[in-house]
Source information:
c-di-GMP-I riboswitch aptamer from a Gemmatimonadota bacterium, 75 nucleotides, folded computationally.

RNA sequence: ACACGACAAGAGCACACCCGGGGCGACCCGGUGUCGCAGAGCCAGGGGUCUCUCCGAGACAGCCCAGCCGCCGAA
Numbered sequence: 001a002c003a004c005g006a007c008a009a010g011a012g013c014a015c016a017c018c019c020g021g022g023g024c025g026a027c028c029c030g031g032u033g034u035c036g037c038a039g040a041g042c043c044a045g046g047g048g049u050c051u052c053u054c055c056g057a058g059a060c061a062g063c064c065c066a067g068c069c070g071c072c073g074a075a
Stems, first nucleotide, its partner, number of pairs: 004073002012037002018031005035062001041068002045065003048060005
């Protein structure tokens, strides 16, 4: 360095419900919350699911694959 991922250590994120706001909607932003997460970091390239003003335009990466980057260092 790469691979790998411990009842390790220090950090981190934050499901659902609820509250406020945006959107036709899927959903998104903020707050609360803490189900969980070795990436539950980024990314819409491929698949998949979902929405609609429907034949086109959107949404979701905490659904899977791929890509980029990243903390630690046991076996």
Its mean pLDDT, the model's own confidence on a scale to 100, is 88.